Record summary: The prediction has a mean pLDDT of 81. Transfer RNA from Anaerobium acetethylicum, 73 nucleotides, folded computationally. The organism belongs to Anaerobium, within Bacteria. The RNAcentral record of the sequence draws on ENA and Rfam. Rfam family: tRNA. The family's RNA type in Rfam is transfer RNA. Rfam describes the family as follows. Transfer RNA (tRNA) molecules are approximately 80 nucleotides in length.
[in-house]
RNA sequence: GCUUCCGUGGCUCAGUUGGUAGAGCGGCUCACUCGUAAUGAGCAGAUCGUCGGUUCGAGUCCGAUCGGAAGCU
Numbered sequence: 001g002c003u004u005c006c007g008u009g010g011c012u013c014a015g016u017u018g019g020u021a022g023a024g025c026g027g028c029u030c031a032c033u034c035g036u037a038a039u040g041a042g043c044a045g046a047u048c049g050u051c052g053g054u055u056c057g058a059g060u061c062c063g064a065u066c067g068g069a070a071g072c073u
Stems, first nucleotide, its partner, number of pairs: 001072007010025004019056001027043005049065005
């Protein structure tokens, strides 16, 4: 330098054919308990790496760019 893959709540990951983002763990509150743990119920937290484009509508499609991994030279 080239090719491929990955980037989504604090962490690990889903998200099919574009239709307005979910789960588990973690956090907070409440219940239960003599108390803790466990369990149950509820709540908060991500405009999806960044910028731009297409579209009525983009996590998803297109381009550029940044970071990471693997391979080739």